The RNA shown here (transfer RNA) has 72 nucleotides and comes from uncultured Alistipes sp. The source organism's lineage runs through Bacteria, Pseudomonadati, Bacteroidota, Rikenellaceae and Alistipes. It matches the Rfam family "tRNA". Its family is annotated with triplet codon-amino acid adaptor activity in the Gene Ontology. By type it is a transfer RNA.
């Protein structure tokens, strides 16, 4: 240089056009003589970035950035 694949909550990942979810973490409370463990609850998001199609985009089209893999 060229193809292909990843980027979504601190972390690991769902989500393939119609209300951003889950587990763990992290805070509250319930329970314990305290400590775990368990239960119930809360907070947390420019969906890598800039456009663009669309009544409507994490999804779909172009650009551009980063990692990983493969020609060359």
């Nucleotide at each position: 240089g060229c193809g292909g694949g990843a980027g979504u909550a601190g972390c690991u990942c769902a989500g393939u056009g119609g209300c951003a979810g889950a587990g763990c973490a992290u805070c509250g409370g319930c329970u314990u003589c305290c400590c775990a463990a368990g239960c119930c609850g809360a907070g947390g998001g420019u969906c890598g970035c800039g456009g663009g199609u669309u009544c409507g985009a994490a999804c779909c089209c172009c650009g551009u950035u980063u990692c990983c893999c493969g020609c060359u």